[in-house]
Transfer RNA from a Candidatus Woesearchaeota archaeon, 72 nucleotides, folded computationally. Its Rfam family is "tRNA". By type it is a transfer RNA. About the family: Transfer RNA (tRNA) molecules are approximately 80 nucleotides in length. RNAcentral holds the sequence, with entries from ENA. The prediction has a mean pLDDT of 81. Lineage of the source: Archaea > Nanobdellati > Candidatus Woesearchaeota.

């Protein structure tokens, strides 16, 4: 060249047309404690980019990027 998968907080994920976008871990702030740490509560942080298709897009179609594998 082709052809497949993949992309979601800082980092690891789950969600597969309508939900406040899930969890843990991370920071902040509280409770507990002589201090600490472990345990609790509470905030905050993310849908690669662009178009489409629909009342409605992380979720389906197309391109584009960037990573990984096949094939030549």
């Nucleotide at each position: 060249g082709c052809c497949c998968c993949u992309a979601u907080a800082g980092u690891g994920u789950a969600g597969u047309g309508g939900a406040u976008a899930u969890c843990a871990u991370c920071g902040g702030a509280g409770c507990u404690u002589g201090c600490g740490g472990a345990g609790c509560u509470u905030c905050g942080g993310a849908c690669c980019c662009g178009a489409g298709u629909u009342c409605a897009a992380u979720u389906c179609u197309c391109g584009g990027u960037a990573g990984g594998g096949g094939c030549a």